Predicted 3D model of an 89-nucleotide RNA (Glycine riboswitch aptamer) from an Acidimicrobiia bacterium.
The model forms 90% of the base pairs in the Rfam consensus.
Taxonomically the source falls in Acidimicrobiia (Bacteria, Bacillati, Actinomycetota).
Its mean pLDDT, the model's own confidence on a scale to 100, is 84.
RNA sequence: UCGACGUCCUGCGGGAGAGCCGGUCGACCGGCGCCGAAGGAGCAAGCGACCCCCGGGAAACUCUCAGGCACCAGGACCGCAGGGACGAG
Numbered sequence: 001u002c003g004a005c006g007u008c009c010u011g012c013g014g015g016a017g018a019g020c021c022g023g024u025c026g027a028c029c030g031g032c033g034c035c036g037a038a039g040g041a042g043c044a045a046g047c048g049a050c051c052c053c054c055g056g057g058a059a060a061c062u063c064u065c066a067g068g069c070a071c072c073a074g075g076a077c078c079g080c081a082g083g084g085a086c087g088a089g
Base pairs, nucleotide, nucleotide: 002089006086007084008083009082010081011080012079013078014077019032020031021030022029023028033069034068035067039065040063041062042061047055048054
């Protein structure tokens, strides 16, 4: 000096699910119900220790705290592009 994989950020595109009633111009508020794909939480085996208990341990599984249930917004994840740091070599 170059610098893969991985990771983070940004932009663009795609992106599901779930309601009704009442009060309201609407946002919103209340009641009951519902959804899971922001985030959060929980645990199986291997493994460690060990007759138990324990530690550790993932998710799109589970729970729904949060969030959401016209549109908008958000949205895991996928694709493309760009940028940063670390960095095997």